Model confidence (mean pLDDT): 81 of 100. The RNA shown here (c-di-GMP-I riboswitch aptamer) has 83 nucleotides and comes from Peribacillus saganii. It was read from a public genome assembly, where an Rfam model found it. Lineage of the source: Bacteria > Bacillati > Caryophanales > Bacillaceae > Peribacillus.
RNA sequence: UCCUAAAUAUGGCAAACUGCCUGAAAAGGCAGGACGCAAAACUAUAGGGGCUAAAUCUUUUGACACGCCAGCCAGUUGCAAUC
Numbered sequence: 001u002c003c004u005a006a007a008u009a010u011g012g013c014a015a016a017c018u019g020c021c022u023g024a025a026a027a028g029g030c031a032g033g034a035c036g037c038a039a040a041a042c043u044a045u046a047g048g049g050g051c052u053a054a055a056u057c058u059u060u061u062g063a064c065a066c067g068c069c070a071g072c073c074a075g076u077u078g079c080a081a082u083c
Stems, first nucleotide, its partner, number of pairs: 012037002017032006035071001041076003047073002049069003056063002
């Protein structure tokens, strides 16, 4: 490097979209559905980055997170097979 055979596993999660609900929104929950993911498990007060702007401020078309996103980077943790 090529060929053949055997064993284990043969499972998990769930994007877009649709329906219903919550929310000012971002977005989230449930059901359906699979784009993908070997951490697509957990963490938003360990850190970076992003989204929204109700209330508030403002002349304002602007500013602003205590709201949201980890399936953006990241931190932490874990399972199986073979060697």